[in-house]
Context: one part of a larger RNA
RNA sequence: CUGGGCGUAAAGGGCGCGUAGGCGGCUUCGGAGGUCAUGGGUGAAAGUCCUCGGCUCAACCGAGGGAUUGUCUGUGAAACCACGGAGCUAGAGUGCUGGAGAGGGGAGUGGAAUUCCCAGUGUAGCGGUGAAAUGCGUAGAUAUUGGGAGGAACACCUGUGGCGAAGGCGGCUCUCUGGACAGACACUGACGCUGAGGCGCGAAAGCCAGGGGAGCGAACGGGAUUAGAUACCCCGGUAGUCCUGGCUGUAAACGAUGAACACUUGGUGUAGGGGGUAGGAAAAGUCCCUCUGUGCCGGAGAAAACUCGUUAAGUGUUCCGCCUGGGGAGUACGGCCGCAAGGCUGAAACUC
Numbered sequence: 001c002u003g004g005g006c007g008u009a010a011a012g013g014g015c016g017c018g019u020a021g022g023c024g025g026c027u028u029c030g031g032a033g034g035u036c037a038u039g040g041g042u043g044a045a046a047g048u049c050c051u052c053g054g055c056u057c058a059a060c061c062g063a064g065g066g067a068u069u070g071u072c073u074g075u076g077a078a079a080c081c082a083c084g085g086a087g088c089u090a091g092a093g094u095g096c097u098g099g100a101g102a103g104g105g106g107a108g109u110g111g112a113a114u115u116c117c118c119a120g121u122g123u124a125g126c127g128g129u130g131a132a133a134u135g136c137g138u139a140g141a142u143a144u145u146g147g148g149a150g151g152a153a154c155a156c157c158u159g160u161g162g163c164g165a166a167g168g169c170g171g172c173u174c175u176c177u178g179g180a181c182a183g184a185c186a187c188u189g190a191c192g193c194u195g196a197g198g199c200g201c202g203a204a205a206g207c208c209a210g211g212g213g214a215g216c217g218a219a220c221g222g223g224a225u226u227a228g229a230u231a232c233c234c235c236g237g238u239a240g241u242c243c244u245g246g247c248u249g250u251a252a253a254c255g256a257u258g259a260a261c262a263c264u265u266g267g268u269g270u271a272g273g274g275g276g277u278a279g280g281a282a283a284a285g286u287c288c289c290u291c292u293g294u295g296c297c298g299g300a301g302a303a304a305a306c307u308c309g310u311u312a313a314g315u316g317u318u319c320c321g322c323c324u325g326g327g328g329a330g331u332a333c334g335g336c337c338g339c340a341a342g343g344c345u346g347a348a349a350c351u352c
Base pairs, nucleotide, nucleotide: 004323005322006321007306008305012320014201015200016199017198021194022193023192025088026087027086028085029084030083033081034080035077036076037075038074039073040072041071042070049065050064051063052062053061054060091191092188093187094186095185096183097182098181103177104176105175106174107173108172109171110154115149116148117147118146119145120144121143125136126135162169163168206247207246208245209244210243211242215241216240220236221235222234223233258319259318260317261316262315263314266297267296268295269294270293271292272291273290274289275288276287301308302307325352326351327350334345335344336343337342
């Protein structure tokens, strides 16, 4: 370089924004860089290939042809690629009017429950388990009533429901704010797709500083179990879990399925919007159509099978990332990043 691949066999980057680069809609005009046609110069000889010939043959030698896939130049073509000019609206975007939503940030606020404190009633147990014990309780517990404090999470609604690029998002109100969707028109006029580097976001745990600490709860202590029990069960319990600011940058970050566009039989549910319909004004409901999202079942096709199947793993195009036997190893070394923990990049010997 060519070829084969990436749902589960090795392989999709955790996700986005975007630089370079790659790729890119319709019509027309222009020159002619790529491209194509044709002519000329050159592409030394020898060698290789073909034909003929000379040594008795061959090796060897001689002659002619071809080839030398290239390059320079003249003339010409204009479909395609590129470039320049003009235009278009089907891609993309903007404006307008709407409804939906746990999308994000900030502030405030509510009730239930657990725990603790105070007070009342009340008396001997409570708690816990397979059974127990540690534990709590006559200094009055558990239970129950009233009052108070504080922190964290938001039952029902709740739904293969919704929103978000992913991580993720759930009481209520206000406020700031992002995106998607629908409808009828108007506008811009290819402004697009992808995206090496780069930048940003990124669950949990962990780290630094300061707060907070109800419940839960690594570590730790105790009680059991057991041959033992550094566990599973029980009683306690510190970090942590929560808030503010900063760091870390990982994951079964999963749909184990990169992004965009086009095309390709159907059925059925669901969420948001628009339209139509009949009985009669309206509304609801029913039924039908359509756009967008989200499920299930299946056709062609695909697939090793499982299965996928208009939300493709089908048929195609463009761009990026990644794979190349198992172990050694996501290790060592080096570099970069980090306070550290560690992360990113990432081998080899050897061995099967």